[in-house]
Context: one part of a larger RNA
RNA sequence: GCCAGGGAGUUGUGGUAUGGGGCAAGCUUAAGCCGUUAGGCGAAGGCGUAGGGAAACCGAGUCCGAAUAGGGCGCCAUAGUCCCAUGCUGCAGACGCGAAGCGGAACGAUCUAUCCAUGCCCAAGGUGAAGGACGGGUAACACCGUCUGGAGGCCUGAACCAGUCGGUGCUGCAACACAGUUGGAUGAGGUGUGGAUAGGGGUGAAAAGCCAAUCGCGUUCCGUGAUAGCUCGUUCUCCCCGAAAUGCAUCGACGUGCAGCGUCAGGCGUUCCUUCCGGGAGGUAGAGAUACUGAUUGGGCUAGGGCCCCGAAAGGGGUACCGAACCCAACCAAACUCCGAAUGCCCGGAAAGGUAGCCUGGCAGUGAGACUACGAGGGAUCAGCUCCGUAGUCGAGAGGGAAACAGCCCAGAUCGCCAGCUAAGGUCCCAAAGUGCAUGCUAAGUGGAGAAGGAUGUAGAGUCUCUAAGACAGCGAGGAGGUUGGCUUAGAGGCAGCCAUCCUUUAAAGAGUGCGUAACAGCUCACUCGUCGAGAGACUCUGCGCCGAAAAUUUAACGGGGCUAAGCAUGCCACCGAAGCUGCGGGAUUGCCGAUAAGGCAAUCGGUAGGGGAGCGUACCCAGCGGGAUGAAGUCAUACCGUAAGGAGUGAUGGACUGCUGGGUAGUGAGAAUCCUGGU
Numbered sequence: 001g002c003c004a005g006g007g008a009g010u011u012g013u014g015g016u017a018u019g020g021g022g023c024a025a026g027c028u029u030a031a032g033c034c035g036u037u038a039g040g041c042g043a044a045g046g047c048g049u050a051g052g053g054a055a056a057c058c059g060a061g062u063c064c065g066a067a068u069a070g071g072g073c074g075c076c077a078u079a080g081u082c083c084c085a086u087g088c089u090g091c092a093g094a095c096g097c098g099a100a101g102c103g104g105a106a107c108g109a110u111c112u113a114u115c116c117a118u119g120c121c122c123a124a125g126g127u128g129a130a131g132g133a134c135g136g137g138u139a140a141c142a143c144c145g146u147c148u149g150g151a152g153g154c155c156u157g158a159a160c161c162a163g164u165c166g167g168u169g170c171u172g173c174a175a176c177a178c179a180g181u182u183g184g185a186u187g188a189g190g191u192g193u194g195g196a197u198a199g200g201g202g203u204g205a206a207a208a209g210c211c212a213a214u215c216g217c218g219u220u221c222c223g224u225g226a227u228a229g230c231u232c233g234u235u236c237u238c239c240c241c242g243a244a245a246u247g248c249a250u251c252g253a254c255g256u257g258c259a260g261c262g263u264c265a266g267g268c269g270u271u272c273c274u275u276c277c278g279g280g281a282g283g284u285a286g287a288g289a290u291a292c293u294g295a296u297u298g299g300g301c302u303a304g305g306g307c308c309c310c311g312a313a314a315g316g317g318g319u320a321c322c323g324a325a326c327c328c329a330a331c332c333a334a335a336c337u338c339c340g341a342a343u344g345c346c347c348g349g350a351a352a353g354g355u356a357g358c359c360u361g362g363c364a365g366u367g368a369g370a371c372u373a374c375g376a377g378g379g380a381u382c383a384g385c386u387c388c389g390u391a392g393u394c395g396a397g398a399g400g401g402a403a404a405c406a407g408c409c410c411a412g413a414u415c416g417c418c419a420g421c422u423a424a425g426g427u428c429c430c431a432a433a434g435u436g437c438a439u440g441c442u443a444a445g446u447g448g449a450g451a452a453g454g455a456u457g458u459a460g461a462g463u464c465u466c467u468a469a470g471a472c473a474g475c476g477a478g479g480a481g482g483u484u485g486g487c488u489u490a491g492a493g494g495c496a497g498c499c500a501u502c503c504u505u506u507a508a509a510g511a512g513u514g515c516g517u518a519a520c521a522g523c524u525c526a527c528u529c530g531u532c533g534a535g536a537g538a539c540u541c542u543g544c545g546c547c548g549a550a551a552a553u554u555u556a557a558c559g560g561g562g563c564u565a566a567g568c569a570u571g572c573c574a575c576c577g578a579a580g581c582u583g584c585g586g587g588a589u590u591g592c593c594g595a596u597a598a599g600g601c602a603a604u605c606g607g608u609a610g611g612g613g614a615g616c617g618u619a620c621c622c623a624g625c626g627g628g629a630u631g632a633a634g635u636c637a638u639a640c641c642g643u644a645a646g647g648a649g650u651g652a653u654g655g656a657c658u659g660c661u662g663g664g665u666a667g668u669g670a671g672a673a674u675c676c677u678g679g680u
Base pairs, nucleotide, nucleotide: 001680002679003678004677005676006675011092012091013090014089015088016087017086018085019084020083021082022081023080026047027046028045032041033040034039051058052057061073062072063071064070095233096232098230102223103222104221105220106219107218113197114196115195116194117193118192119191120190121189122187124156125155126154127152131148132147133146134145135144136143160184161183162182165180167178168177199215201211202210203209236615237614238613239612240611241610246259247258248257249256250255260366261365262363263362264361265360266359267358268357271356272354273353274352275351276349277348278347279346280345286339287337288336293333294332297329298328299327300326304322305321306319307318308317309316310315369394370393371392372391373390374389375388377386378385399410400409401408414586415585416584417583419582420581421580425576426575427574428561429560430559434573436572437571438570439569440568441567447563453547454546457544458543459542460541461540462539463538464537465536466535474531475530476529477528478527480504481503482502485499486498487497510525514523515522587605588604589603590602591601592600593599616669618666619665620664621663622662623661624660625659626658627657634653635652636651637650638649640647641646
């Protein structure tokens, strides 16, 4: 892992609602007693029949009050009660399993910590303290030398003890080991045996270490089914409806209460929704600026200030400085408004359509939402971001499309069919359907990612200028003189820079467009003539394209092949395409017709949490009826029946019990709980 078996809303007692039954202005006993298969007795008590008041108390009234006032709660308006069943709930372990924990009483120092008693152990080597002897030395000491001596938490290093470093091992040899390496090794040493200290306690050269593989309070049993707003699991079937992820509050935030939204029952009976008409409130979008509050650019005008000048001061003058208010033009606002929609909302009215609405009660679940579109805030006009609002989808929704893809597009699956029509999206092949029609565009594989920006791409629309008095482009020729203009400068001669930019000769020629020189020179342009002979140039708008364009395993930015249309735009026709719609057949629910029948008609039948309804099956009991050695149950096989849970028949096996109908009672249904036990 698999298989088999076991495995989770129960029971008691209160409450409440619904259904059924008994009796009824009443209903009912409890403990207990008697009898004992039955049952009988038992009225204490409880609920109901009257309420009001804190109460005394009064009473269809009563309380407050001085009140015959007013107001509150009542009456007027009567059904209860006991039992059974079911839903839910309080108290109990209360659907099952699960803590870490807390307390009590016991058991532990054969591991380990420390201590006590008594034993045992430490190869070998090195060093050479004190002391001593002899010699030297001193006045005497001191001191020196040699020898002796053998101290030490001394040195090297086995046993022994430890466990430093990396490695191996890591379903191991081993729940801490192995090989190598390393520390101590006469000491605060190691070790045997016996003994002592015990759980808020011991012991501890102190690590909260150790106290039997357990320690920031051991282990075992008990309290104990502790508690678990948490996780997981919770066992047969079909039918109808079908949510929520919000608001308020919360020692509240993954919980709960009330409301909202679901369902079921009873009641009301069009009150609800959509469209239309009439009326209404409002300050959003937009817009506005002598209609306010603020913001804001330039100009004008002008208080005040700064600076300068005159003046001894007072004061006066100037100002290319700043500048309130005011004026002109321009401009902005969620917390501005002289204005001001569309929608939405409220009230009233009419008709049609719609399984609409409201009240009372039983039972819930939900209270983590997600994305998309639109309107805002937060953020960076980031986020598959966050927080509101409105709508949709998913959630709880299958089917078709988007290659694949909860939240996008189409569309809501009662069942069957080898029938038809469509939606989105498609129609060259993969792959169902057009190699469809018409007119254009694109040449980039653009299509089949991408910005600012850039460009004689190409197609179309337009404005202006030049042009047979000859344009545009090319080619031939000219492009001069005053003059090297003046200034500046080392120089400045068209061409560093500053100023000026005239006149003349001309067909035309700038006090010079660029290159160039140290400065000149030189080349060139503007401008003019000739040649040539028909369009040329500048700009604006639009369609489609081009560049801009670099990423990591492999083309990889059409799903692929491949496409010049099989791309793009506009128009048209046809076809394909879904669980949509239709056709044919079957079933179910609700309503209506019908006699409560048969039958018909209409609408409906996706579904998680959840509500409601109807059933199947298991064990045992009661009653009735049956089966069985001519073979019960069980088991195996099987093409039968039923919408399902399920139910038969037959054969084989098996070898003694068992079925159906009606009713009753439950230890009543297994695939999941890292479930339990066994097997494998």